Small-subunit ribosomal RNA, 5' domain from a metagenome, 521 nucleotides, folded computationally.
Its mean pLDDT, the model's own confidence on a scale to 100, is 83.

Context: one part of a larger RNA
RNA sequence: GGACACACGCUAGCGGCGUACUUAACGAAUGCGAGUCGAGCGACGAAAGGGGCUUCGGCCCCCUGAAAGCGGCGAACGGGUGAGUAACACGUAGGUGACCUACCCUAGAGACGGGGAUAGCCUGCAGAGAUGCGGGGUAAUACCCGGUACGCUCGUCGGCAUAGAGGCCGGCGAGGAAAGGCGCAAGCCGCUCUUGGAUGGGCCUGCGGCCCAUUAGCUAGUUGGUGAGGUAAUAGCCCACCAAGGCGACGAUGGGUAGCUGGUCUGAGAGGAUGUCCAGCCACACUGGGACUGAGACAUGGUCCAGACUCCUACGGGAGUUAGCAUCGGGGGAUAUUGCACAAUCGGCGAAAGCCGGAUGCAGUGACGCCGCGUGCAGGACGAAGGCCUUCGGGUUGUAAACUGCUGUCGGGUGGGAUGAACGCCGGGAGUGACGUCUCGGUUUGACAGUACCACCCAAGAAAGCCCCAGCUAACUACGUGCCAGCAGCUGCGGUAAUACGUAGGGGGCGAGCGUUGUCC
Numbered sequence: 001g002g003a004c005a006c007a008c009g010c011u012a013g014c015g016g017c018g019u020a021c022u023u024a025a026c027g028a029a030u031g032c033g034a035g036u037c038g039a040g041c042g043a044c045g046a047a048a049g050g051g052g053c054u055u056c057g058g059c060c061c062c063c064u065g066a067a068a069g070c071g072g073c074g075a076a077c078g079g080g081u082g083a084g085u086a087a088c089a090c091g092u093a094g095g096u097g098a099c100c101u102a103c104c105c106u107a108g109a110g111a112c113g114g115g116g117a118u119a120g121c122c123u124g125c126a127g128a129g130a131u132g133c134g135g136g137g138u139a140a141u142a143c144c145c146g147g148u149a150c151g152c153u154c155g156u157c158g159g160c161a162u163a164g165a166g167g168c169c170g171g172c173g174a175g176g177a178a179a180g181g182c183g184c185a186a187g188c189c190g191c192u193c194u195u196g197g198a199u200g201g202g203c204c205u206g207c208g209g210c211c212c213a214u215u216a217g218c219u220a221g222u223u224g225g226u227g228a229g230g231u232a233a234u235a236g237c238c239c240a241c242c243a244a245g246g247c248g249a250c251g252a253u254g255g256g257u258a259g260c261u262g263g264u265c266u267g268a269g270a271g272g273a274u275g276u277c278c279a280g281c282c283a284c285a286c287u288g289g290g291a292c293u294g295a296g297a298c299a300u301g302g303u304c305c306a307g308a309c310u311c312c313u314a315c316g317g318g319a320g321u322u323a324g325c326a327u328c329g330g331g332g333g334a335u336a337u338u339g340c341a342c343a344a345u346c347g348g349c350g351a352a353a354g355c356c357g358g359a360u361g362c363a364g365u366g367a368c369g370c371c372g373c374g375u376g377c378a379g380g381a382c383g384a385a386g387g388c389c390u391u392c393g394g395g396u397u398g399u400a401a402a403c404u405g406c407u408g409u410c411g412g413g414u415g416g417g418a419u420g421a422a423c424g425c426c427g428g429g430a431g432u433g434a435c436g437u438c439u440c441g442g443u444u445u446g447a448c449a450g451u452a453c454c455a456c457c458c459a460a461g462a463a464a465g466c467c468c469c470a471g472c473u474a475a476c477u478a479c480g481u482g483c484c485a486g487c488a489g490c491u492g493c494g495g496u497a498a499u500a501c502g503u504a505g506g507g508g509g510c511g512a513g514c515g516u517u518g519u520c521c
Stems, first nucleotide, its partner, number of pairs: 001521004007516004013373006019366002021331001026329003030326003035073003040070002044065001049062005080284003090208007099201002104197002107194004112146004121136006152175009180189003210256003217247003222244006229237001259281004263274004286307005308321005337363001339362003345359001346357004376406004386397004411458006420448001424443007465510005470491003476505005486493002
């Protein structure tokens, strides 16, 4: 000098864009944060509306459909945090003849026949409740069985290619599928098996990046082989047997610290430091452990077990965990609203309309940072008053003020007022086998927001401070004090004329900031 997720002191007009618990991965009241599909299913039928009957009490039907249940998809994404981890965790370059991949695209084939349940519901019981147990009865794109299946899987035989390997081709044998819904219809949406792709992942290998040797030896599933198991798949991944290996001063083992990277800061560079926001990867979800479901988890708002803590209890037993968004307590030098909206983007579900989304878009708070604007402009005295200094002549504050003229950023008022809107829906057209798609016309949709912005009116009106002035280092005098009070980054100032302390005048620097502390280069 530069930088900061900064903090503190004094001060403070506005806007844009960013950014905001670095500490206790401490504890949490309350609300919200993952739903959706009636075009999978049965039952039900609230409110409103329409119709019918009526003994005028009401009842029935249609349509629309609320809450719940079965079922499907999603809930493994998105959002948070950095505890752990020195590791194939990350980065990079490769490998996988050792692998998986729901939804999507592509191509081919198929969907035949049958069956038994169960929730909701009704009913009985236990319980304070959470909830549980029994009986009856019902549906499906829920479940089961049989049949068929070139291609698929497995076994076996033969052949081809490769250095080799679980690759490719062919024969034989065995095994394995399915679901319907909407529509008058055309048709559309689905279902099953398979090929290839896309996307996302699993696994393996080389290389790379911290400190301590005042840690020197470490290792028995340890190192390798054979076989069996296991996985989507390789492998001591697991097991039985066999062999006795494997690692290490090129730092094993142990200990400390730490999420890694793109980047960021600094520097001429080399390098050093760092990993907040944003992006990629990893890990975690009160602590420890386990599996289930599923294409995918060993699963933050799932489940089971144990533990800690909090809460309810009728003492038998239960409920919960904000490192999601807000918010509270606590800790701390220190870090925000229990806001608005799904209008946009994106995600989930749905044929669609649409519904949901504390993702997201916005608004609010903080000079925390960067950037921009303003606090006026011009004229105005041989120079007012006041202050300060003085050699008492004057000098300085100082064109500064007053005063005159002007302007209108900003401010106040009045009026107008967005872009962000595209999609979607309805109708027509083009195109297609049909959709998707494109196009024309009409129409709907904005949280932000009556905001930005624009026009007019008013009006210099509301808007300057902070640090420093001995040298380094730009800027000097007076008074007070008298080694006192105090200053201080270093050298050092202060003991009676202190440009170094305190105040004043003046001056210098920066400016809505200025200084100080801390950290890094």